[in-house]
RNA sequence: GAGGCGUUAGCUCAGUCGGUAGAGCAACUGCCUUUUAAGUAGUGGGUCCCGGGUUCAAGUCCCGGACGCCUCACCA
Numbered sequence: 001g002a003g004g005c006g007u008u009a010g011c012u013c014a015g016u017c018g019g020u021a022g023a024g025c026a027a028c029u030g031c032c033u034u035u036u037a038a039g040u041a042g043u044g045g046g047u048c049c050c051g052g053g054u055u056c057a058a059g060u061c062c063c064g065g066a067c068g069c070c071u072c073a074c075c076a
Base pairs, nucleotide, nucleotide: 001072002071003070004069005068006067007066010025011024012023013022019056027043028042029041030040031039049065050064051063052062053061
């Protein structure tokens, strides 16, 4: 330098054909119990990496950029 993949809740990850953003774990609250803890019900939690474009509508499509990983090339 070229190419590929990835970036979504605190963590790990889903998200179909563009049509109201989700799960598990964690946290918090209630209940219950055999009480360092377990079980159960519920609650809260989001700049979908950033900017722009297309569209009635973008996590999803297009362009540019950032970061991480991988492959190739080049230099030494």